Description
A computed fold for a 355-nucleotide part of an RNA from a Microcaldota archaeon, annotated as small-subunit ribosomal RNA, central domain. Its Rfam family is "Bacterial small subunit ribosomal RNA". Its family is annotated with ribosome and structural constituent of ribosome in the Gene Ontology.
Context: one part of a larger RNA
């Protein structure tokens, strides 16, 4: 709790997709159901107001009138706006075509140093490691220098507050396939939209489950150290795990700690990407440099906004529509239930006490 709110005080769902539901561009008809207006019955009485009687007066009572009753039902009009129905339009939104852009996604196949192992060859007493050691490693020949092989994982320079995607997230070359955003034409549909309770899908990074692979790094352990101790930082090994096919799990400061979608804002300024037109300048090449419309990324900054940091056309600034959310602190994201799950756990989600 008809109110004020969600960057950082408590609070934007991890993102997307859609159902129902609420919203919904512009024009003509037409209906008249929300909408407005009349008039008709109904809206008990008592209270209330006014005026008038009755108790000696007051309360109190009694009658009149009026008002409440915000209503509901019928009729009989109005038609801007909203709904419905009927035709249109095209700026939204979508198709369609054009040539660019890109670590967008999956599948395959290829390559490169660097590790490591293993095998010859050459060598000889050390190597490794730190703040110093010391575990460890080596005369069974090690570090090292050199040849061949074998394996995993990764993919440096380019790399860039560059670039894709909804997000998580994604970077060595090719190829196949599938998706999407931006630019331009303005041909074509003709309001087909926006959002979206439930409800599916995706979802790092650790975690499970089964099969595999296992170089390098490494929880756990297990050694050496440090210390007063050291269940740690350091150092020397190392399993799960990290990879790889097939599920499950569904969560993170999943962050812009900023929900999506639309308009409008008297001004900017500066860089970058991606396209498009325009001038210049070419060793002409998909080339160089300059102005410019879009779109996207950033910096800065006026107006306003904000408790303030800040924010500021990529708003947190004016509005519009639709969702999620929050309502003092711990107790607690906890018990109990429900639901998912193999299992960790996950989602939902209090109270009592306290202050």
């Nucleotide at each position: 709790u008809u109110g004020g709110g969600u960057c950082u005080a408590a609070a934007g769902a991890g993102u997307c997709c859609g159902u129902a539901g609420c919203u919904g561009g512009u024009c003509u008809g037409u209906u008249a159901a929300g909408u407005c207006c009349g008039c008709u019955g109904u809206g008990a009485a008592a209270u209330c107001u006014u005026g008038a009687g009755g108790c000696u007066u007051g309360a109190c009572c009694u009658c009149a009138a009026g008002g409440c009753g915000u209503g509901c039902a019928g009729u009989g009009g109005a038609u801007a706006c909203u709904g419905g129905c009927a035709g249109g339009c095209u700026c939204g939104a979508g198709a369609g075509c054009g040539g660019g852009g890109g670590a967008g996604g999956u599948u395959g196949g290829g390559a490169g140093u660097a590790c490591u192992c293993a095998c010859g060859g050459g060598g000889u007493a050390g190597u490794g490691g730190u703040a110093a050691a010391a575990u460890a490693c080596g005369u069974u020949g090690a570090u090292c220098c050199u040849g061949u092989g074998a394996g995993g994982a990764c993919u440096a320079c380019c790399a860039g507050u560059g670039g894709c995607g909804a997000a998580g997230g994604c970077g060595c070359c090719c190829a196949a396939c599938c998706a999407a955003a931006a630019c331009g034409c303005g041909u074509c549909u003709g309001a087909c939209a926006g959002u979206g309770a439930g409800g599916g899908a995706c979802g790092a990074a650790g975690g499970c489950u089964a099969g595999g692979a296992g170089a390098a790094c490494g929880a756990a352990u297990c050694g050496g150290a440090u210390u007063a101790g050291a269940u740690a930082c350091c150092c020397g090994a190392g399993u799960a795990g990290c990879c790889c096919u097939a599920g499950c799990a569904g969560u993170a400061a999943a962050u812009u700690a900023u929900g999506c979608g639309g308009a409008c804002u008297g001004u900017g300024g500066u860089g970058u990407u991606g396209c498009g037109c325009c001038c210049g300048c070419u060793u002409c090449g998909a080339g160089c440099g300059g102005g410019u419309g879009c779109a996207g990324u950033g910096c800065u900054g006026u107006a306003g906004c904000g408790a303030a940091g800040g924010u500021g056309u990529u708003a947190a600034g004016u509005c519009c529509g639709c969702c999620a959310c929050c309502u003092g602190g711990g107790g607690a994201g906890u018990a109990c239930g429900g639901c998912c799950g193999c299992a960790a756990g996950g989602u939902u989600g209090a109270a009592a006490c306290u202050u």